Model confidence (mean pLDDT): 75 of 100. This is a predicted structure of a 166-nucleotide RNA (Lysine riboswitch aptamer) from a Mollicutes bacterium. Its Rfam family is "Lysine riboswitch aptamer". Rfam's curators write: Riboswitches are metabolite binding domains within certain messenger RNAs that serve as precision sensors for their corresponding targets. NCBI's taxonomy places the organism under Bacteria, Bacillati, Mycoplasmatota, Mollicutes. It was read from a public genome assembly, where an Rfam model found it.
């Protein structure tokens, strides 16, 4: 001085970076439900089972929520695999299973945002997930410096150090 392999430590993408929490609002819906008049025996569910002649679907008038999930915009507060998504596993919650939902560990995927088109959730033209197109932008390598290319966050830069090898 080079190489190789492993940990730490401080950074950068964006003016729509990740998430969480709060406000305000819309949607949820004129829906559930309750009243009242009629009506006359089903109705709801995946099952299992529940409600129902003390009056069910249905129909008119009247009142009329709410949980979940949420575009933009602001504040806080924690961050830069931020996070999110999927598989199994473990616990909890929802009257029992199926189901759902939350949280943990393990694996496996995704550079990031926004937009368009297909499916699947969802009440929904919110939103989320897969797939695919074209732009945009970061990182890296190349470069005729005009730009090309993607093998890409288990990453990328920066400065010191460890251990191996020459």
């Nucleotide at each position: 001085a080079a190489u190789a392999c492993a940990a730490a430590u401080a950074g950068a993408g964006g003016c729509u970076g990740c998430g969480a929490u709060g406000c305000a609002g819309a949607u949820g819906a004129g829906u559930a439900a309750c009243a009242u008049a009629g009506g006359g025996a089903g109705u709801c569910g995946g099952u299992a089972g529940a409600c129902u002649g003390u009056g069910a679907a249905c129909u008119g008038u009247g009142u009329g929520a709410a949980a979940g999930g949420c575009a933009a915009c602001c504040a806080u507060c924690g961050c830069c695999g931020a996070a999110c998504g999927u598989g199994c596993u473990a616990u909890g919650u929802u009257g029992a299973c199926a189901a759902a939902c939350a949280u943990a560990a393990c694996g496996c995927g995704u550079g990031g945002g926004a937009u368009c088109g297909u499916a699947u959730g969802a009440a929904a033209c919110a939103c989320a997930u897969a797939c695919g197109g074209g732009a945009c932008u970061c990182c890296u390598a190349c470069u005729u410096c005009g730009g090309u290319a993607g093998a890409g966050g288990c990453g990328c830069u920066a400065a010191a150090g460890g251990u191996u090898u020459u």